[in-house]
RNA sequence: GGGCCCGUAGCUCAGUUGGCUAGAGCGCCGCUUUUGCAAAGCGGAGGCCUCGGGUUCAAAUCCCGACGGGUCCA
Numbered sequence: 001g002g003g004c005c006c007g008u009a010g011c012u013c014a015g016u017u018g019g020c021u022a023g024a025g026c027g028c029c030g031c032u033u034u035u036g037c038a039a040a041g042c043g044g045a046g047g048c049c050u051c052g053g054g055u056u057c058a059a060a061u062c063c064c065g066a067c068g069g070g071u072c073c074a
Stems, first nucleotide, its partner, number of pairs: 001073007010026004019057001028044005050066005
């Protein structure tokens, strides 16, 4: 330098035939329960989807560029 894959919550990921202006598990906070802890049950906070632009009535999803990570080739 080139090819391919990836970037969504604190962490690991789902959602990728565009359409309920985003979900799960773990973690975190509160309540119930216990003498107390854990476990269990219930509830809650937390991301507008790496960034910029484009297409569209509508974009996490499609297109272009940038940045970052992984992998292969040189």

This is a predicted structure of a 74-nucleotide RNA (transfer RNA) from a Candidatus Woesearchaeota archaeon. The sequence is in RNAcentral, with records from ENA. Rfam family: tRNA. By type it is a transfer RNA. Gene Ontology term of the family: triplet codon-amino acid adaptor activity.